This is a predicted structure of a 74-nucleotide RNA (transfer RNA) from a Kiritimatiellia bacterium. Its mean pLDDT, the model's own confidence on a scale to 100, is 83.
[in-house]
Formats: sequence, structure tokens, C1' cells
RNA sequence: CGGGGUGUAGCGCAGACUGGUAGCGCGUUUGGUUCGGGACCAAAAGGUCAAGAGUUCAAAUCUCUUCACCCCGA
Repeated sequence: CGGGGUGUAGCGCAGACUGGUAGCGCGUUUGGUUCGGGACCAAAAGGUCAAGAGUUCAAAUCUCUUCACCCCGA
């Protein structure tokens, strides 16, 4: 320098192909259970979907650019 992949809650990931309420597991908080803890049960909080721009009535999703990391080639 060229090509490809990844980026979504504290952590690990789905959702993107086919645009329409942003979810799952673990964790955290509160309550129940227990002498207490663990386990279990119930509930809750937590996201400007890497950044910017465009298309659209509407973008995590489509298009363009940029950034970070990883892989391959030169």
C1' cells in the first nucleotide's frame, strides 16, 4: 500500500441478508426464601448500536467517508 473481518448494556453475544417497540446469558441493585451465606424465585436499573454524512415517513439494519483492533497478501 491492497483485500477481508470485527465494533450493539459492566462482560460475552444475537438482531443486519428482508429498514418499522433494541434483545438473550452472566453480572449489578431491590425484595422473598434462609439463623446467615450459597442456590432458587420475583422485580428493577443499565444502550445517544465505534464516529460523521447521505437516502427514506422511518436507519443498529441501505450507501459513502473516517477511527480502533484482528487476519491475509505485497